[in-house]
Context: one part of a larger RNA
RNA sequence: GAGUAACGUUAAAACAGGUGAGAAUCCUGUUCGCCGUAAGGACAAGGGUUCCUGGGGAAGGGUCGUCCGCCCAGGGAAAGUCGGGGCCUAAGGUGUACCUGAAAGGGGAAGCCGAUGGACAGCAGGUCAAGAUUCCUGCACUGACUGUGUGGAGUGAUGGAGGGACGCAUUACGCUAUCCAAUGCCAAACUACGGCUAUGUUGGUUGGUAUGUUUAGGUUUCCAGGGUCAGAAAAUCUACCUGGUACACGACUGAGACAUAUCGGGAGCCUCCUCGGAGGCGAAGUUGGAAACGCGACGGUGCCAAGAAAAGCUUCUAAACGUUGAAACACAGUUACCCGUACCGCAAACCGACACAGGUGUCCGAGUGUCAAUGCACUAAGGCGCGC
Numbered sequence: 001g002a003g004u005a006a007c008g009u010u011a012a013a014a015c016a017g018g019u020g021a022g023a024a025u026c027c028u029g030u031u032c033g034c035c036g037u038a039a040g041g042a043c044a045a046g047g048g049u050u051c052c053u054g055g056g057g058a059a060g061g062g063u064c065g066u067c068c069g070c071c072c073a074g075g076g077a078a079a080g081u082c083g084g085g086g087c088c089u090a091a092g093g094u095g096u097a098c099c100u101g102a103a104a105g106g107g108g109a110a111g112c113c114g115a116u117g118g119a120c121a122g123c124a125g126g127u128c129a130a131g132a133u134u135c136c137u138g139c140a141c142u143g144a145c146u147g148u149g150u151g152g153a154g155u156g157a158u159g160g161a162g163g164g165a166c167g168c169a170u171u172a173c174g175c176u177a178u179c180c181a182a183u184g185c186c187a188a189a190c191u192a193c194g195g196c197u198a199u200g201u202u203g204g205u206u207g208g209u210a211u212g213u214u215u216a217g218g219u220u221u222c223c224a225g226g227g228u229c230a231g232a233a234a235a236u237c238u239a240c241c242u243g244g245u246a247c248a249c250g251a252c253u254g255a256g257a258c259a260u261a262u263c264g265g266g267a268g269c270c271u272c273c274u275c276g277g278a279g280g281c282g283a284a285g286u287u288g289g290a291a292a293c294g295c296g297a298c299g300g301u302g303c304c305a306a307g308a309a310a311a312g313c314u315u316c317u318a319a320a321c322g323u324u325g326a327a328a329c330a331c332a333g334u335u336a337c338c339c340g341u342a343c344c345g346c347a348a349a350c351c352g353a354c355a356c357a358g359g360u361g362u363c364c365g366a367g368u369g370u371c372a373a374u375g376c377a378c379u380a381a382g383g384c385g386c387g388c
Base pairs, nucleotide, nucleotide: 013031014030015029016028017027018026032385033384034383035382040364041363042362043361046344047343050342051075052074053073054072055071056070060068061067080141081140082340083339084338085337087118088117092113093112094111098107099106100105122139123138124137125136126135142336143335144334145333146332147331148330149329150328154321155320159316160315161314162313167303168302169301170300171299173296174295175294178290179289180288181287182286184205185204186203187202189201190200206264207263208262209261210260211259212258213257214256217253218252219251220250222244223243224242225241226240228239230238231237268281269280270279271278272277304307350359351358366379367378368377369376370375
C1' cells in the first nucleotide's frame, strides 16, 4: 500500500425460550424460504475412525462460537445362505517341455494365476446412543458327517459324450412393483369467511411363510432295435443305420392370481415419564382403473458384420471297490472355515495444495397440471437456507 480488496454462486431469513463468563452464528420451538430424475435414497471405487457418547476451546473453521468432519477419553462394526476366497474359466500374465539369443534375455503347446462373466443355500419383522438379509423372534433352505430304517446291484474319472452356450434391431401377450379413484370399508376429531353437519374435511385401506386350487406363457419329438467307419483305450453313452410315432398327446417349467391357516405390520387410542422416551391395546384391509426399461423368457419376426470359455450339472464306461450289503430314499441328530461389514460416498470425509461454483461408475427415484415426457411449474417423503 491499507484497515483498502476479499470473506467462494442473490435458496432468506424472523421471533421466543434455553445454555453460558460471553450468543446474529450452539440447542429447542413456531413461522418463512430453497431442492425434490435432487440439493432425496441404496451401492462400487477411493478414504480410514471421519461413526456414537462424554468432556474441551490453544490452534484448524475465511467472522463468531458455549459448536464441529477440530482436540482428549471411552464405546461401536457380530454372517453356513450378502460380496470375495476354500469352485470355473476370458483377455492378459506366468510358465515345465521345447525353440531362440555373446550374456542379460525373448518366445512358448500343456498346466497354473486371473472377474469385469459362469456356478452357488434366507426371507419377513423387531431392536443399541452407534450393527444388522450378520444380533433377536418367527418360519425356511444348502453341504458334510453320524445313527436308524427301507432297499437289493451296482457304484465309479483327471477320460468319452451331451449340456452349460450367448449377436444386433424391432415387437406381441400375460403379469407384478408402483400409482390413482370410489356416496366400498375402518378410525378419529373438526366445522374457518357465504353455504354445508354429511353424501364435507383428514388419515389408513397390507407383507412373509405353508397348504390347496388355478393359470397366460416357456422348454421338449419320443420309443424300440442294430453293432459299423468315428468319439486316440473302453462303453449299455454320443454319433451312425433301420423301424415306429409326431408338429399332437404328454412331460417338465411357470410370472402371477385366488382360498384357507398362521405370523408380522397397521391408522389411531390408553398408561407411565427424568419430556429424550418406555410399555400396552389395536379397526378396516374391498372393488374398479392405469402401468413399466422389472418378471414369465432360453418368446416372435427381421438382418448381416454370423455373435466367449471352462466348471458346476446329466450320461457312459476304465482302473478300483461292492452280497462280509453298493447306489438311492426317508427320518433324526451333529456340524459348517478365512476376509469384508462402522461412517462419507455427485461429496466439507474421494481426485483437485483449501470445509475449493470443477471432476467422479451403477441402481431406485412419488404426486398434480400440461397430447406425451426422466421436459416445465408447484409439491410429498426426505434434505437443506450454501460459516460474516